[in-house]
Context: one part of a larger RNA
RNA sequence: GAGCGAACGCUGGCGGCGUGCCUAACACAUGCAAGUCGAGCGCGAACGGUCCCUACGGGGACCUAGUAGAGCGGCGAACGGGUGAGUAACGCGUGGGUAAUCUACCCUUUGGUGGGGAAUAACUCCGGGAAACUGGGGCUAAUGCCGCAUCAGCUCUUUGUCCCUGCGGGGAUUUUGAGGAAAGCAUGCCUCUGCUUCAAGCAUGCGCCAGAGGAGGGGCCCGCGUCCCAUUAGCUUGUUGGUGGGGUAAUGGCCUACCAAGGCGACGAUGGGUAGCCGGCCUGAGAGGGUGUCCGGCCACACUGGGACUGAGACACGGCCCAGACUCCUACGGGAGGCAGCAGUGGGGAAUAUUGCGCAAUGGGCGAAAGCCUGAUGCAGCGACGCCGCGUGGGGGAUGACGGUCUUCGGAUUGUAAACCCCUGUCGUACGGGACGAACAACCUGGGGAUGAAUAAGCCUCAGGCCUGACGGUACCGUGCAAGAAAGCCCCGGCUAACUCCGUGCCAGCAGCCGCGGUAAUACGGAGGGGGCAAGCGUUGUUC
Numbered sequence: 001g002a003g004c005g006a007a008c009g010c011u012g013g014c015g016g017c018g019u020g021c022c023u024a025a026c027a028c029a030u031g032c033a034a035g036u037c038g039a040g041c042g043c044g045a046a047c048g049g050u051c052c053c054u055a056c057g058g059g060g061a062c063c064u065a066g067u068a069g070a071g072c073g074g075c076g077a078a079c080g081g082g083u084g085a086g087u088a089a090c091g092c093g094u095g096g097g098u099a100a101u102c103u104a105c106c107c108u109u110u111g112g113u114g115g116g117g118a119a120u121a122a123c124u125c126c127g128g129g130a131a132a133c134u135g136g137g138g139c140u141a142a143u144g145c146c147g148c149a150u151c152a153g154c155u156c157u158u159u160g161u162c163c164c165u166g167c168g169g170g171g172a173u174u175u176u177g178a179g180g181a182a183a184g185c186a187u188g189c190c191u192c193u194g195c196u197u198c199a200a201g202c203a204u205g206c207g208c209c210a211g212a213g214g215a216g217g218g219g220c221c222c223g224c225g226u227c228c229c230a231u232u233a234g235c236u237u238g239u240u241g242g243u244g245g246g247g248u249a250a251u252g253g254c255c256u257a258c259c260a261a262g263g264c265g266a267c268g269a270u271g272g273g274u275a276g277c278c279g280g281c282c283u284g285a286g287a288g289g290g291u292g293u294c295c296g297g298c299c300a301c302a303c304u305g306g307g308a309c310u311g312a313g314a315c316a317c318g319g320c321c322c323a324g325a326c327u328c329c330u331a332c333g334g335g336a337g338g339c340a341g342c343a344g345u346g347g348g349g350a351a352u353a354u355u356g357c358g359c360a361a362u363g364g365g366c367g368a369a370a371g372c373c374u375g376a377u378g379c380a381g382c383g384a385c386g387c388c389g390c391g392u393g394g395g396g397g398a399u400g401a402c403g404g405u406c407u408u409c410g411g412a413u414u415g416u417a418a419a420c421c422c423c424u425g426u427c428g429u430a431c432g433g434g435a436c437g438a439a440c441a442a443c444c445u446g447g448g449g450a451u452g453a454a455u456a457a458g459c460c461u462c463a464g465g466c467c468u469g470a471c472g473g474u475a476c477c478g479u480g481c482a483a484g485a486a487a488g489c490c491c492c493g494g495c496u497a498a499c500u501c502c503g504u505g506c507c508a509g510c511a512g513c514c515g516c517g518g519u520a521a522u523a524c525g526g527a528g529g530g531g532g533c534a535a536g537c538g539u540u541g542u543u544c
Stems, first nucleotide, its partner, number of pairs: 001544004006540005013390006019383002021348001026346003030343003035075003040072002043069001048063006082301003091226008101218003106214008114148001116146002123138006154179003160173005184206006193199002227273003234264003239261008276298004280291004303324005326337004354380001356379003362376001363374004393423004403414004428481006437471001443465007488533005493514003499528005509516002
């Protein structure tokens, strides 16, 4: 000099864009943060209203409404969001390998979707419990579950040929046997059949099953790189290798039995300390040094430790089980909980924000769609925390006024500064107008297209119409008013830009270094003047 997720002191007008628990991965009240689908399925209210009956207690029918609601089932919940505890490791970075591998939804493509069965929740009845919840009997549905059929391809197996290879194997083709699938829903049509709201059927759309390919996403392996301590020098028994077996999507001591006795290390093993890594960021002419906050990629974690279940995917933040600590409820038998999601509270600390608005946009989940959900996100609020921009007025104005300060008492300086005159209107304030971000989807009208028997339905596409804004009556624009409401902080001995007076008297004090102060202190305190920066200015900390 430059930088900062800063803090502290004094001061503080506005706006834009960013940014904001670096400490206790401390504990958490409350609300919200993951649902959705009735076009998979079976049930199915009430309040209220109308009417009827009544023994005046009430009862019934219809509407509310196939709504609310819970349940079965599907998909999602493994994304998104948080944090940096752990980790010195194939964790990360970079370059490769996988002939040792998986992949739901999506895209392309091939073929199929036949025929049966048994349950179970909801519901109802009877129990247990303070509660959380739970036991038994009975009924019922499905795109839930289970057999059977079919099998081009698929998996395993038998036989041959060819090609490739890292020599382990892989690919193509041929052949034998075995195994092994599926689910329906919606809409439209009525020529034929049933004998008529239409169903079967046909058609379309969405699904379902098996296979091939793709895209995107993972798993695993390897080369190289990745902090400090040698005042850590030896470490290791699943240890190192082999064989058989198990396990996994898959290689492998990953696991197990047996066999062998290996493996690592001054090119730093082992141990200890510290630490998430990177793109980047800061500094620097560079080399380098420092750093990893925001944003992006990867990893790890989710009260602490362990475990598996479900699933394409988890060993799963807002799932389950066990143990532990802590908190809460309890009828003492037993239960409930996990903010390192968004806000917010206590605590710690020098220190870090609102228990806000909206799904309008972007994106995500579900759904045919309408739509629903979304503390992701878009916005708003708070903080000069940072960067950038703007303003606190402009021109004229000398009797160089008053006052202050200094003085050699003549004057000098503050100083065109003020007053005063003219002007402007950023900003402010009042009133009026008022956005961009919105285009879709859906629906309506019309045109074209593929499918189709169809001028039907649904689908694709084009044009027009209609609809949708949290921010926000904000930005912005216009008009009126009015210099009106807006300057401080640090410094002035040298380094280093800026000097005098008074007070003090080695005191009080200053100080980054050198050093000032003991009676004329440009170095302390005040004042006048000056210098620097400016809505900031200094100080402290820290990096180069």

Predicted 3D model of a 544-nucleotide part of an RNA (small-subunit ribosomal RNA, 5' domain) from a metagenome. The full RNA is in RNAcentral, with records from SILVA. The prediction has a mean pLDDT of 83.